Overview:
The RNA shown here (transfer RNA) has 73 nucleotides and comes from a Candidatus Nomurabacteria bacterium. The coordinates come from a structure-prediction model, not an experiment, and the mean pLDDT is 83. NCBI's taxonomy places the organism under Bacteria, Bacteria candidate phyla, Candidatus Nomuraibacteriota. It matches the Rfam family "tRNA". Rfam's curators write: Transfer RNA (tRNA) molecules are approximately 80 nucleotides in length. It was read from a public genome assembly.

RNA sequence: GCUGGGAUAGCUCAGUUGGUAGAGCAUUUGCCUGAAGAGCAAAGGGUCGGCAGUUCGAGCCUGCCUCCCAGCA
Numbered sequence: 001g002c003u004g005g006g007a008u009a010g011c012u013c014a015g016u017u018g019g020u021a022g023a024g025c026a027u028u029u030g031c032c033u034g035a036a037g038a039g040c041a042a043a044g045g046g047u048c049g050g051c052a053g054u055u056c057g058a059g060c061c062u063g064c065c066u067c068c069c070a071g072c073a
Base pairs, nucleotide, nucleotide: 001072002071003070004069005068006067007066010025011024012023013022019056027043028042029041030040031039049065050064051063052062053061
C1' cells in the first nucleotide's frame, strides 16, 4: 500500500426490513440478615468513534477521516 471485519452504557455484547436504543455483569437504593455475602425488587447510566451526504425519518444506507484486529504484498 491492498482486502476483509470491528468501534453502541463503567465492562462484555445484541440491535432482524431505516421508524422514539436493549440484555448480562458492575454501580446505587430497598427487602432479607446480628452484620456481610447470596437471593429478590427497583433505579440511575448513551451526542451509537468523528465530519458530511441521502431521506419526512439514520445505530442501520453512501463518501471521507481516526483507531483496533486478521490476511495479502